[in-house]
Context: one part of a larger RNA
RNA sequence: GCCUGCGAGUUAUAAGCGGUUGCGAGGUUAAGUGCUUAAGGCACGGAGCCGUAGCGAAAGCGAGUCCGAAUAGGGCGUUUAGUAGCCGUUUAUAGACCCGAAGCCAAGUGAGCUAAUCAUGGGCAGAAUGAAGUUCCGGUAAAACGGGAUGGAGGUUCGAACCGGUAGGCGUUGAAAAGUCUUCGGAUGACCUGUGAUUAGGGGUGAAAGGCCAAACGAACUUGGCGAUAGCUGGUUCUCCUCGAAAUGCAUUUAGGUGCAGCCGUAGUUAAGAUGUGUAGUGGGGUAGAGCGCUGGAUCGGUUAGGGGGAGUAAUCCUACCGUCCCGAACCAAACUACGAAUACGCUACACAGUAGCUAUGAGUGAGUAUAUGGGGGAUAAGCUCCAUAGACGAGAGGGAAACAACCCAGACCAUCAGAUAAGGUCCCAAAAUCUGGCUAAGUGGAUAAGGAUGUUAAGUUGCGAAGACAGCUAGGAGGUUGGCUUAGAAGCAGCCAUCCUUAAAAGAGUGCGUAAAAGCUCACUAGUCGAGCGAUUUAGCGCCAAAAAUGUUCGGGGCUCAAGUCAGAUACCGAAUCUAUGGAUUUGUAGUUUUAGACUACAAGUGGUAGGGGAGCGUUCUAUACACGGAGAAGUUUACUCGUGAGAGUAGGUGGAGUGUAUAGAAGUGAGACUGCAGGC
Repeated sequence: GCCUGCGAGUUAUAAGCGGUUGCGAGGUUAAGUGCUUAAGGCACGGAGCCGUAGCGAAAGCGAGUCCGAAUAGGGCGUUUAGUAGCCGUUUAUAGACCCGAAGCCAAGUGAGCUAAUCAUGGGCAGAAUGAAGUUCCGGUAAAACGGGAUGGAGGUUCGAACCGGUAGGCGUUGAAAAGUCUUCGGAUGACCUGUGAUUAGGGGUGAAAGGCCAAACGAACUUGGCGAUAGCUGGUUCUCCUCGAAAUGCAUUUAGGUGCAGCCGUAGUUAAGAUGUGUAGUGGGGUAGAGCGCUGGAUCGGUUAGGGGGAGUAAUCCUACCGUCCCGAACCAAACUACGAAUACGCUACACAGUAGCUAUGAGUGAGUAUAUGGGGGAUAAGCUCCAUAGACGAGAGGGAAACAACCCAGACCAUCAGAUAAGGUCCCAAAAUCUGGCUAAGUGGAUAAGGAUGUUAAGUUGCGAAGACAGCUAGGAGGUUGGCUUAGAAGCAGCCAUCCUUAAAAGAGUGCGUAAAAGCUCACUAGUCGAGCGAUUUAGCGCCAAAAAUGUUCGGGGCUCAAGUCAGAUACCGAAUCUAUGGAUUUGUAGUUUUAGACUACAAGUGGUAGGGGAGCGUUCUAUACACGGAGAAGUUUACUCGUGAGAGUAGGUGGAGUGUAUAGAAGUGAGACUGCAGGC
């Protein structure tokens, strides 16, 4: 992992509500007692409980009562239906749907592992060094002191056994739940070790690491309290029909929990225009926008009080400085408004729809999400965060967007080898147009900005042009003069100033290159040649550059260029679970028929669905009653077929070899795919 079996809302008591049955202004017995039986029942028992009257704190009064001085006023009452059993459902108390802690407490068991201690034993090859002391010699007044020999000390040295475990490799479902190989530390000591004993769980022991106390110790293990508790995670078993949410508000030692409200279901009740939509009418508003009189912000100009600077002994004067108020102009504001919408909201009327309110009871939800729009936060960032409005997903399948919860279309009862459409499409993959007229040349289409550009198309405005334009070619492009200044030089052409005159068809005191400065080349300008359009500018369409990313070109692909791109247009077609058609099922409502069983028929409206509510059923085991089947073959099992919307049911054959079924009731250890479920098998 697979298969088979097992595996989770139960039971008791009490209460609320609903259904049903009995009796009914009443209903009912409890303990207990008696009789009786195979189990079990029957009778008695009225104590008590609920109801029939309330009000008041109470005394108390009573269809009233309380407050009150009150006969006022007000509060609560007064119109009658209950009660007992059974069933369903929910709640409370119990383990209370099942499994699951880490933990807490008690009583015990452990020191054959390990820690420390006590008692008594055992072990440590070999080698090295050479302390004290002693002795001899030297030395001294005597000592001290020095040397030789002897001696054999040491938590001394090297190194086996023994004890340890430094570094690395291997091993890592190991040979091993800690090893092995190489290397390494101690090795007469605070050494190692055998045996016997002692210390026990908030306790021991600890050269102290929270270490160790029998392979998991920041409080051992075993059993018990115990089904501890778990606002947490996981799991929770047959079918069909019907309605159908929420992810919000307030509060919370509260934030992934819960209470109340909101939203859903079921049953009942109310029936008035109470609810929704539309139209018309009528209201209040201070948002969007706008505006700048107010509150503030912010800019320019004019004028000006005042100030700064200068002159003057002072009076006073000057000022290209700053500048309040005021005037003019143009602005900004969530916490500005002399203005002010659209929507939204309230009310009234009408129309349409068929909702809506209330009562009782059962829930779930209280993590939401992206998109569009209006905003706050952030950086006018985020698949960001917090509000609001809407539809969607959630709980929604189908078609489109290549793929793609939320986007576009559209809401799936079932069937059909029928038709019409939506979004989106119609060259091939791939159903349907190789349709019409333009544009694009960039594969733009098939990612992006500021900015840039004789791309190209369309529409304008304007200038020049047969008195010859524009472009090209030929020729000229001169003189005063090297203008003046500056400068080493400055001659059109470093720089400053001026920028005239002449000859002319025309020619700047010079457009650029150039020289040390000149020279040289060129331009403006002019003539000739040529012979028809040429330039400037504005707007619009589609394109171009700007344009760098990590596995592999790539628009979904092929491939596409008067298109299969793009703009405009026309007519066809394709295209969904939409709509229609035909047949069928079912729910609710209304009407009818009827054997009153809610059966049949007609019409209308429905039939996506998670949490969740409601309804109707299937199947399993057992019990009661009645009736059946079975060795001429029961159950089980297997193959085929039939019936039912389904859970399921049946028939025939095989196998099997002894029990089983149907109907009506009843009772449950009543349905398995999931729980890292449990047991077994493979």

Source information: Large-subunit ribosomal RNA, domain II from a Pseudomonadota bacterium, 682 nucleotides, folded computationally. The organism belongs to Pseudomonadota, within Bacteria. Rfam family: Bacterial large subunit ribosomal RNA.